[in-house]
Context: one part of a larger RNA
Molecule: large-subunit ribosomal RNA, half A
Organism: wastewater metagenome
RNA sequence: GGCUUACGGAGGAUACCUUGGCAUUCAGAGGCGAAGAAGGACGCGGUUACCGGCGAAACGCUUCGGGGAGCUGGAAACAAGCUAUGAUCCGGAGAUUUCCGAAUGAGGCAACUCCUAGAACUACUUAUUGAAUUCAUAAAUAAGUAAGAGCGAACCUGGUGAAUUGAAACAUCUUAGUAACCAGAGGAAGAGAAAGUAAAAACGAUUUCCUGAGUAGCGGCGAGCGAAACGGAAACAGCCUAAACCCUUUUAAUUAAAAAGGGGGUUGUGGAACAACAUCAAAAAAUAAAUAAGGUUAGAAGAAGUAGUUGGAAUGCUACACCAAAGAAAGUGAAAGUCUUGUAGUCGAAAACCUUUAAAAAAUAGUUGUAUCCAGAGUAGCAUGGGGCACGUGAAAUCCCGUGUGAAUCCGCGAGGACCACCUCGUAAGGCUAAAUACUACUGAAUGACCGAUAGUGAAACAGUACCGUGAGGGAAAGGUGAAAAGAACCCCGGGAGGGGAGUGAAAUAGAACAUGAAACCGUAAGCUUACAAGCAGUAGAAGGACGACUAUUAACGUUUGCCUGCGUGCCUGUUGAAGAAUGAGCCGGCGACUUGUAGUUAGUGGCAGGUUAAGGUAUGUCAUACCGGAGCCAUAGUGAAAGCGAGCCUUAAUAGGGCGUUUGUCACUAAUUACGGACCCGAACCCGGGUGAUCUAUCCAUGGCCAGGAUGAAGCUUAGGUAACACUAAGUGGAGGUCCGAACCGACUGAUGUUGAAAAAUCAGCGGAUGAGUUGUGGAUAGGGGUGAAAUGCCAAUCGAACUCGGAGCUAGCUGGUUCUCCCCGAAAUGUGUUUAGGCGCAGCGGUUAGUGUUAUAGCUUAGGGGUAAAGCACUGUUUCGGUGCGGGCAGGUAAUUCGGUACCAAAUCGAGGCAAACUCUGAAUACUAAGUGCAUAACUAACCAGUAAGACUGUGGGGGAUAAGCUCCAUUGUCAAGAGGGAAACAGCCCAGACCACCAGUUAAGGCCCCUAAAUGAUUACUAAGUGAUAAAGGAAGUGGGAAGACUUAGACAACCAGGAGGUUUGCUUAGAAGCAGCAAUCCUUUAAAGAGUGCGUAAUAGCUCACUGGUCGAGUAGUCCUGCGCCGAAAAUGAACGGGGCUAAGUAAUCUGCCGAAACUGUGGGAUAUUUAUAUAUCGGUAGGGGAGCGUUCUAUGGUAGGUUGAAGCGUUAACGUAAGUGGGCGUGGACGAUAUAGAAGUGAGAAUGUCGGCUUGAGUAGCGAAAACAUUGGUGAGAAUCCAAUGCCCCGAAAACCUAAGGUUUCCUCCGGAAGGCUCGUCCGCGGAGGGUAAGUCAGGACCUAAGGCGAGGCUGAAAAGCGUAGUCGAUGGACAAUCGGUUAAUAUUCCUAUACCAUUUUUUGUUGACAACGAGGGACGAAGGUUGCUAAGCUAGCCAAAUGUUGGUUAUUGGUUCAAACGUUCAAGGUGUUGAGAGAUAGAGAAAAUAUCUUGAGCUGAGGCGUGAGUACAAGAUACUACGGUAUUAAAGUAGCUGAUGUUAUACUUCCAAGAAAAGCUCGCACUGUCUUAAACAAAAAAUGCCUGUACUAGAAACCGACACAGGUGGGUUGGUAGAGUAUACCAAGGGGCGC
Repeated sequence: GGCUUACGGAGGAUACCUUGGCAUUCAGAGGCGAAGAAGGACGCGGUUACCGGCGAAACGCUUCGGGGAGCUGGAAACAAGCUAUGAUCCGGAGAUUUCCGAAUGAGGCAACUCCUAGAACUACUUAUUGAAUUCAUAAAUAAGUAAGAGCGAACCUGGUGAAUUGAAACAUCUUAGUAACCAGAGGAAGAGAAAGUAAAAACGAUUUCCUGAGUAGCGGCGAGCGAAACGGAAACAGCCUAAACCCUUUUAAUUAAAAAGGGGGUUGUGGAACAACAUCAAAAAAUAAAUAAGGUUAGAAGAAGUAGUUGGAAUGCUACACCAAAGAAAGUGAAAGUCUUGUAGUCGAAAACCUUUAAAAAAUAGUUGUAUCCAGAGUAGCAUGGGGCACGUGAAAUCCCGUGUGAAUCCGCGAGGACCACCUCGUAAGGCUAAAUACUACUGAAUGACCGAUAGUGAAACAGUACCGUGAGGGAAAGGUGAAAAGAACCCCGGGAGGGGAGUGAAAUAGAACAUGAAACCGUAAGCUUACAAGCAGUAGAAGGACGACUAUUAACGUUUGCCUGCGUGCCUGUUGAAGAAUGAGCCGGCGACUUGUAGUUAGUGGCAGGUUAAGGUAUGUCAUACCGGAGCCAUAGUGAAAGCGAGCCUUAAUAGGGCGUUUGUCACUAAUUACGGACCCGAACCCGGGUGAUCUAUCCAUGGCCAGGAUGAAGCUUAGGUAACACUAAGUGGAGGUCCGAACCGACUGAUGUUGAAAAAUCAGCGGAUGAGUUGUGGAUAGGGGUGAAAUGCCAAUCGAACUCGGAGCUAGCUGGUUCUCCCCGAAAUGUGUUUAGGCGCAGCGGUUAGUGUUAUAGCUUAGGGGUAAAGCACUGUUUCGGUGCGGGCAGGUAAUUCGGUACCAAAUCGAGGCAAACUCUGAAUACUAAGUGCAUAACUAACCAGUAAGACUGUGGGGGAUAAGCUCCAUUGUCAAGAGGGAAACAGCCCAGACCACCAGUUAAGGCCCCUAAAUGAUUACUAAGUGAUAAAGGAAGUGGGAAGACUUAGACAACCAGGAGGUUUGCUUAGAAGCAGCAAUCCUUUAAAGAGUGCGUAAUAGCUCACUGGUCGAGUAGUCCUGCGCCGAAAAUGAACGGGGCUAAGUAAUCUGCCGAAACUGUGGGAUAUUUAUAUAUCGGUAGGGGAGCGUUCUAUGGUAGGUUGAAGCGUUAACGUAAGUGGGCGUGGACGAUAUAGAAGUGAGAAUGUCGGCUUGAGUAGCGAAAACAUUGGUGAGAAUCCAAUGCCCCGAAAACCUAAGGUUUCCUCCGGAAGGCUCGUCCGCGGAGGGUAAGUCAGGACCUAAGGCGAGGCUGAAAAGCGUAGUCGAUGGACAAUCGGUUAAUAUUCCUAUACCAUUUUUUGUUGACAACGAGGGACGAAGGUUGCUAAGCUAGCCAAAUGUUGGUUAUUGGUUCAAACGUUCAAGGUGUUGAGAGAUAGAGAAAAUAUCUUGAGCUGAGGCGUGAGUACAAGAUACUACGGUAUUAAAGUAGCUGAUGUUAUACUUCCAAGAAAAGCUCGCACUGUCUUAAACAAAAAAUGCCUGUACUAGAAACCGACACAGGUGGGUUGGUAGAGUAUACCAAGGGGCGC
C1' cells in the first nucleotide's frame, strides 16, 4: 500500500410530516376615484431596528349590537396599568385620516420650495363686456354646477398591424387579422325585431350549443383554407320615431316662407293620413317612496364512557356500557362517535346593505271605403380603386370604404350567387331592446386516483427580498429539538471558542451547526496479504493463515485473506471497422426524455343483429349514476364522367371480349400506428413587434477654466542714408505665427515586462503635439430599418456588417448528442428506381406478426431446350511478318517520237507459310438459365398491419478505370464480417475449421499440430539441403550439389601430367628502309612425315628465341562439353533492438510415403430448461445488431379499506450463510420512533451510467502558485492569555508642483469616545475605514433658494396627425454665467467666516425730526463682454541686517548656534503710481411731439476713476521662553523684542493701453423719466438718528483616495485653488523646509 470487519467524522439522500402551493365546482361580487383613488413617503409604542395596525384625535376615538373573563399584536422580558360600573375580542354605522401621487395655486430632481392661499384645465349654466366689421359673432372676465380626468386580472367592441414559420427553395398563399401598440365601454359587451331564409313546400328578431361537415366550395387547384340553410336544443320580448293631416306660438309680415311646441301616425295577406261607423278587455323589460318576505354582514345552543392493563404519555388491548337527524373533520403526550373544538338538526340582528313581491301613475288595441296625399337623397345604383364575405377577380352575386357620376316614389323599390324574363320573398337609406353566451384580479363554502421542500407558485421562511444592471429589466438560496424548554443550576480545563462531569428528559449518538441520517470523501483499531516483481486488475483452479452464529456433533459447512497457475486490450456512442492515440463522463446523491387532445386505420375483447345516440333535459344535497332525448352518423346495392339503369352496370357497331359488382355490420373499451397540434428531450445563428439607453464614446449647442520657461523676430513705425518724388538700403523699434525647443496637459511611434496580470489594455525606458482644426469641467441635443463619423465599417455604457431588453417563442433545425427494469420467439439491409437528389425522402426488394391456401416453392438427380462467353480459329471485318508472282510507280538506259527493254528499289492484287482482336467468328464448351418429372427437406404464395435498411468491408473468381500500382476505385459472382462467440493462423472484424439453450474434473473428431515453453511421435521408411537455407525479394552471376536426357572422345589407350617432335619449298607474293608464321593487303598451295597452320600467343629494327595447334612415348580408365531438373550461394544499405512467437534445432529443415496420438462451445454421452407441432409418447429447434412479436418484475396513487398488522415498535436505513430462470422476493439481527402491507382490479409526473446534462456535496491538483510597486527598517520600553505587525521613545529611510494643504462632484456616518475580536483585513493582531453602544454637523453676511437669464426642456390657446402623439406662441423652468451685506482672535474628543469675545456691514419694520408730489406700468440708459502682446506702479512672499530670548561654553564680555520679531474687515485720509480728460470732465440753458439719453448750439472750467500707503481698529490680543500641576492626552499662570533694507510675482492697477481679424451671450439687480394710462393726496417717497427683527436647505468625514469610478483595503482614472529654500531660464531636474509617510507578511 491492498482487501475485509468494527467504530467514528463529514454530508444531507431516503422514509415520515406540513404551515405553502396547484387545479376545479357552487354561490357572491363585478369596480375604486376631485367627498382626492390605486400605490407610496414620513411618522405614531414606557423601552421599538423590522413586519403588521393606525394617522399629529396616530398600537387608536364615539356609538349601536354580540360576547362573558381575562387583557396590553407578531414577540420574549422588565416596568406600568385596564377589567363583572363588563375589559381585551367580533360585527354594523360614524369621527379623525400628515405629505406625495390624476395631483388640480405657481414651481419642482415624487413625498420638497415659494406666494397674493387658490377646484388648475375641459365641459355646461348665468351675467358682464366685446375685434377685424355697422349690427352681430369669436374671444375675454366673473360667478356657479361638480360632469370629465387617473387606476384596475381576464372577458368585449373598434383603430393600426408584423415576422420567425409552412409550402421540404420562394414571390401569390400560409403563420394571421394572430402577437404587439392604441382608443373606448360594461358586468357582461356586441348582435337584434327581415328591402331575411328558402323553393312550388314553407318558416318568421338576435345569441349560444349539437348536427349538417372536413361536406359545398376556395386554392402557385400546391401547402392549405373551409361555410350556410334545413334539423335537434338553451333562452325567449318586443317597441319608439320621420312624413302626410290638424292646432298653437315666434320670426316674418304683401303673397310666400322658416323655426319651435302639441296632437296624429309606424306597416307589406300592404300601412297610414283622409271619409264614414264603433266601443270593450288584457300583458310587461325601463321609473319609484313606503310596506311585507327572504338573504348577507357578529353569534347561540347542541347527545353519549368508565374500570383494569402495557407504557414517559392511552385515543391501543381487555371487560362491561351508551348516543346517533350527530360514525364529516381537526386537536389532545400512540390509533377517540361518547375528552376538546366541532358536525346533524334548531334558533338569532340595535344597525347597514341586497333580492323579490305588489298597489299607483303614464301608455297601447277596432270595422268599411277607395279618389287624393305620405312613407327617411347626394341616398340606392353605375364606373373605377380597394377591403371584407369560407369564396385569392374569378361568370362573382350579397356587404363596406375612397373618387366621379347619379335615380324612382307603391302602377314604386330591393332580393332569390353574373345577367334577362316569369314567379316567389321582402319594404333600404332613423333609433332602442332583457335572457340564453364570454371572463375571474376579488369574497365565502367545498372538492381532488394534484405536489410534498431539487416537488408544488419565482416565493411554505420578513421574496419580487438579497444580489446584478445607468436603465428598461433580470432574479436566488434557505422547512422539521422535545409531549412539554423541563434550552443544561453547579464543578473542572481553557483568554475565549470548545469540551469533560453533574442535572432534565422516555430518549441528549434529541443539546440548539439540534428528528431519521444513505453515498462520495476523511480517519481510528484489528485479521490476512505485500519489497526478484511486469499490463482492463477480473475469472477458473488453488497452497497457507485467521475466524465462526444456527444446526449438529467432532467433523462437516461457512466467512475472510489470497502465495502460485491458465485465460483475459474498460463502458457508452458512432461506424465497413474502436483497447483504440475518435466522442462523452473527476466521484457520489437527487432531478432528467415517446406524453396528452381531436380525427382516421387495423387488431383484440365485449354488447346488439341492423347498431348507436349528440347537444340538452329529468331525478337525488354534491360527485356520480340512472332514465329520457333518434336530430344526426354508419350499414342495408351496385355501376357509370354523367344523364341514368339496377343484381346488374359500364365499355362498344356488337348479344364478342373485358372491368367493377352480386353484400354484412355497428357502438364502446384496450393496444398499435398515422395526421394536426411544441408532439421523445436538450441545443442555434437569425427575423419581427413594443420599449430602455449619449454617466462610456462620436459630433454639435450654451457657459466657464487651463497651457512653467526659453527661442525666432513678419507686417507696421521711427531715425539715418537715398530719390525730382517714390522706390530702395541700414540701424533701431515692434511683437506676427494651425512658428521652433521644452514641463503641466493631451496623445500613443518602438522595445521589454505583464498574459490564471497590480490592471478585462497597464507598467518601465525612450516617443509625438504642446496659442491651437488645442485641451478640459458643468448643463444640454441627436436612438437602432436610427444616430454620429477630418471615413477605420469606426463609435453609440468592457456588446456593433446593425445596441440592449422584454415579447411573438417551447421560432425552425433533412443536423449533433441523449433516451432509464427483466426474460422468451423470429430476425434484416447497406440493392434497384425517382428525386434542386446524393449523410434526406417515396415506391420496390429483404424482416416480423396475424389469418388464409396446401405442395403450389426448393437443394440434388433425370430428361428436353435455346445461346455465342472461355477456349479456339482466321472463313468474314480489321490488323500483321516472311517468301513467290509483280498491276502501278521510282531509278537508270536506248529512241526523233509512239514506245522499248533493264533493275539487288517501293509495291496493289494474288498464292504459300506464320501471328493478333472488348466493339472479328467457319466453330464452340464448363457453369448459368428455362421447362417437365422426381424429390432430401418445410418451404412458397395471398391479404392486412408493423418496421428497419437504402454509408458497407475484405477474401476468392470474371472484368472496367489506374501504371495488368494501392488496405485504391467501379461492376458481376461466391463466402465471411457486419449482426458470430469457439479452435487454428504467435498476437490479427473480413483467411482456414466450425455456427455457442444450460450444466458435467465424460468420449470422438475438424482445421492445425505432436523437442521444451504447450495438449499430443526426440515415430517409421526413402531422399535432399550445409545455406541456420528453413525463418523476406528481382534482373543477373557462379567447375555449390543431387537427379535426368541425348550425342562426343576412349584398352586400336581417351583426359590430365611428364619426355620428345613441332619440319621443308619459304624470308609465299605484294608492300616496306626492313615485313623472315606473327605492321598491313592478297592468296592460303605443295612436299616430308607419327605429326607439324604460308601459323595460337610472347618476342625482335628485321631476324633470332620461347610457345600453341598437331604427333609419338610413359601411364592405364574413364574423359570433356551441351540441355532439362531438385535443393542451395551471391546480388541483399535506414533510421530505439526485432522478418522461426521464444528457447533452441543439422533436424526439431525440405520432399514423399505410412502408422498412431493431441486438438473446438463441432459431433456423441448424461442430466435439466424453454419453444413449435402433436391427443400423447416423441421429433425438431433455441448465436444475434436495426427491427417485429410475446410474457413478466418493481415504483407512486385510488377502490375493497376507518383492511391485516403496529409504541410488547410501522416506514426508512445498515447487515446477513434463505428462495426464484431474470427483473426480484422473504426471514433474522441492529438502528429508528409513527405509521402501514399482501391480494384483486384501476390510474400513471413509473425504473438512469453516459446528454461538453442540471442542482448540491466531496476529492484531486496542493500544503503547490501566490500574499498587489525594491521608499527600509532597527532597538528599547509598555499593554496583554498571546506581539516582527498595537502604543510610546530613539535612530534610519522616502515624498515634497506631492506621497503636503483647501475645495467642487461623488460617497453617505466612513467623523469622535468607550467596549469587543467570531467573520472581513491576502500573514499576525491587544489594532482598524470591522462588530456593539453612546456622542457629534449651530450662519441675515459662506454655497443654494425666496432675484435674473443661456443652450435646452415643458408648453394655455394654436397648427398637424389612424390613435398614442409631433411641433410651437405667450409664458414658465433651467447655471457652467450676471447680481448680492463679515472680519481678526479664542474655544471642542469630535463644528466653526456658523459658537464666544471684539469690531463691522446689509435689508426690512417701528419711533422721532425734516423735505418733497410719489408709485406702478411703460420707455430709455446701463449692465455688456474677443484674442494676443508689451510696459508701469504696488502688494503677497522670500532673503539679509537690526532687536529680543534660550541653551551650551567662558573668570567675565564679545563672537558663534537655535528660535522669535505677528496682526483682519470696516471707517477716515489736505497721502498716492497711474488711467480718462483743455481735441473739454462735470454742471447749466436752448432746439424739434421731446422727459432722460442721443444729436446740435451757447455759458462755465477740472472733475471722474484708481491699486496701494498711512491713521483708527489695537491691545488685558498674539507671542518664543519660563514656572507650577497632570489623568501624560495636556492644563493653568506669566511674558521679551515686536524695526529697516533688498529682490519681487502668473496676484493687483487692468473691463486699462497697443496691435490684429475670425469682429467677440442674454436678462435682472441699478440709474433716469415729459406726456399718455392706472393708484394715492388723511397716502406715499426721500434724508438723518435710535431701536427692533432677520426665513428654508447644506455644513461631520473623505478628496491623485483603503471612504469616488474601476467586482477587491486594485501600481489605473478623477475638475479647480495654494504651492517655500539652495542651485537653476523654469511648475524641468537634484537635495531639503512646513507637512505627510516607510506602501498589512